[in-house]
């Protein structure tokens, strides 16, 4: 590179949450790990005067796990 194929933002319905987000239909802007994980940091919510406690983010950054195909 090629082949077989994979996931799916924004947005819409519908449902959960206080919210940030999440989840199911649809939808593709993208993605060689955008498959898993919350262990570091960043950010968001939410409580606190403040320390800081809880939650969310993996499609923000790294870190750990695993995984298709095979020209180089």
């Nucleotide at each position: 590179a090629a082949a077989g194929g994979g996931c799916a933002a924004a947005c819409u319905u519908c449902c959960c949450g206080a919210a940030a987000g999440g989840g199911u239909a649809g939808g593709a802007c993208g993605c060689a790990a955008a498959g898993c994980u919350a262990c570091a940091g960043g950010u968001c919510c939410u409580g606190g005067u403040a320390u800081c406690a809880g939650g969310a983010u993996g499609g923000c950054u790294g870190g750990g796990c695993u995984g298709c195909c095979g020209a180089a």
The RNA shown here (c-di-GMP-I riboswitch aptamer) has 72 nucleotides and comes from a marine sediment metagenome. Its Rfam family is "c-di-GMP-I riboswitch aptamer". About the family: GEMM was predicted in a large-scale screen for bacterial structured RNA regulatory elements. Its mean pLDDT, the model's own confidence on a scale to 100, is 88. Of the family's consensus pairs, 95% are formed in the model.